[in-house]
RNA sequence: UCCUCAGUAGCUCAGUUGGAUAGAGCACUUGCCUGUUAAGUAAGAGGUCGCUGGUUCGAAACCAGCUUGAGGAG
Numbered sequence: 001u002c003c004u005c006a007g008u009a010g011c012u013c014a015g016u017u018g019g020a021u022a023g024a025g026c027a028c029u030u031g032c033c034u035g036u037u038a039a040g041u042a043a044g045a046g047g048u049c050g051c052u053g054g055u056u057c058g059a060a061a062c063c064a065g066c067u068u069g070a071g072g073a074g
Stems, first nucleotide, its partner, number of pairs: 001073007010026004019057001028044005050066005
């Protein structure tokens, strides 16, 4: 320098062909449960979907550039 893959909640990750109010598990908070903790159970909070711009009636998804990480070629 070039190629490929990845970046979505605190962590691990779904999200198929552009149209759901952006989701799951774990973790966290509160209630219930009880001698107490843990476990169990119910609810809740938590997101500029890496950044900027574009396409579109509509973008987490498509396009361009940038950026971070992993792998590969020279």